[in-house]
Context: one part of a larger RNA
C1' cells in the first nucleotide's frame, strides 16, 4: 500500500448519479393492527408487552436474588407513505441486459366438414390425430371493472358476374416459294393440284378493369375567417377541402420541442416527485383507452429508524506483495 474483518467522540445522508456499501430490524408467546379491497386479502401491517435464577404453591401466582444486558452467544424480517409500468406464479440475451421485454388465463377476428385446413417430403408417407367445429391451424390483444366512437376513398381479403381487356389452343380466307399446263422464235411470262413456309377475320379461362361487402383487416380520423353591452373568450355563423374529420376517457404523460410551462403541496432552499390546469410541437380506444386490490431481486419521489456514505479521519486484528533477514 492492497484485501478481509472489528471499534469509534460530536453530528447523522451534509456522501453520492443513486443511502451504493454498511448499520438498524430479527426468535417464541401475548396484546393490538389503518387506508384500500376482487371481501380472499392488505397483515408478521403499524404499534406495544413478556422472556433469567431461588423459595413456596396442585395451579394461578406470591415473595426474594443477580447483572450493563435474561430470545444475555451464534443464527434469525428494517418499516412506512406516494406514483409509473406490467394483473398475478412463471420465461429470457449459457459468459456485460431479468426488465416495462416474452409467456399467461381471459377476449376477438379468420381458415378448416375430414383423404380437414395447416406443416414436412421428389415421392411413398408422416404430423395434425388414433382428434372431428365445446375440434384443429393462423393472426392480434392480454386478469378483472367500465368501455371499445367515425371512415370502405387507397391497400388487402371475401363475394359477384353484364360489359371491356386477354394466353395457349382452335380456325384457316389470303400471301410467298416450287411447279404441270398454256403463250412465245427466243429471252421470258402465266401459274392448277400437291408439297413447303407463313398466316387474317372469328372463337377462346382465370386474372385485371368493373360492381358490392368487410376496420378486434393494413390503415386514416382537417384548414381559414368572423361573432356576446369592460376586456378576454366564443355556445353561434360563413367558407374551402375530405373516405371520414379524433367520440368517451386521459393529458407537460415511459408521449410536451418551446420547458426548470403556470398554479398548489412537500423543503430554509426541489430541472426530480405529487395534485391540478390544457396552449396534446407530436395521447386516444384489442397497433386497445381509462381505472384497479394483490403481486415485483422492476423504475421514481418522500419519511421514521439506523449508521464511518460523509464532515474527517483514527485505532486494532488477520492475510498478501515489497524491504530486511
Nucleotide at each position: 500500500u492492497c484485501a478481509u474483518g472489528g471499534c469509534u467522540a460530536a453530528g447523522g445522508a451534509a456522501c453520492u448519479a443513486g443511502g451504493c456499501a454498511a448499520a438498524u430490524u430479527a426468535g417464541u408467546c401475548c396484546u393490538g393492527u389503518a387506508a384500500c379491497u376482487u371481501a380472499g386479502g392488505g397483515a408478521g401491517a403499524a404499534a406495544g408487552g413478556a422472556c433469567c435464577c431461588c423459595a413456596c404453591g396442585a395451579g394461578a401466582g406470591u415473595g426474594g436474588g443477580c447483572g450493563c444486558a435474561g430470545a444475555g452467544a451464534a443464527a434469525u424480517g428494517a418499516u412506512u407513505c406516494a406514483g409509473g409500468c406490467g394483473a398475478c406464479u412463471g420465461u429470457u440475451u449459457a459468459a456485460c441486459a431479468a426488465a416495462a421485454a416474452c409467456a399467461c388465463a381471459g377476449g376477438g377476428c379468420u381458415c378448416u366438414g375430414c383423404u380437414a385446413a395447416a406443416u414436412c417430403g421428389c415421392a411413398a408417407g408422416a404430423u395434425g390425430a388414433a382428434g372431428u367445429a365445446u375440434a384443429g391451424g393462423g393472426c392480434c390483444u392480454g386478469a378483472c371493472a367500465c368501455c371499445u366512437g367515425c371512415c370502405c376513398g387507397g391497400u388487402g381479403c371475401u363475394g359477384g358476374a353484364a360489359g371491356g381487356u386477354u394466353a395457349a389452343g382452335a380456325g384457316g380466307g389470303g400471301a410467298u416459294g416450287u411447279c404441270a399446263u398454256c403463250c412465245g422464235a427466243a429471252a421470258g411470262g402465266u401459274g392448277c393440284a400437291g408439297c413447303a413456309u407463313u398466316g387474317a377475320a372469328u372463337c377462346g379461362a382465370a386474372g385485371c378493369c368493373c360492381c358490392a361487402g368487410u376496420a378486434a383487416a393494413c390503415g386514416g380520423c382537417g384548414g381559414c375567417c368572423g361573432u356576446a353591452a369592460c376586456u378576454a373568450u366564443a355556445a353561434c355563423g360563413g367558407u374551402c377541402c375530405u373516405a371520414a374529420g379524433g367520440u368517451a376517457g386521459c393529458g407537460a404523460a415511459a408521449u410536451u420541442c418551446c420547458u426548470u410551462g403556470u398554479c398548489g403541496g412537500g423543503u430554509a432552499a426541489g430541472u426530480u416527485c405529487c395534485g391540478a390546469c390544457c396552449u396534446g410541437c407530436a395521447c386516444g380506444a384489442a397497433u386497445g383507452g381509462u381505472g384497479u386490490a394483490a403481486c415485483g431481486a422492476u423504475c421514481u419521489g418522500a419519511a421514521u429508524a439506523c449508521u464511518g456514505u460523509c464532515u474527517c479521519a483514527g485505532c486494532c486484528a488477520u492475510g498478501a506483495g515489497c524491504u530486511c533477514g
Model confidence (mean pLDDT): 88 of 100. Large-subunit ribosomal RNA, domain IV from a bioreactor metagenome, 325 nucleotides, folded computationally. The full RNA is in RNAcentral, with records from SILVA.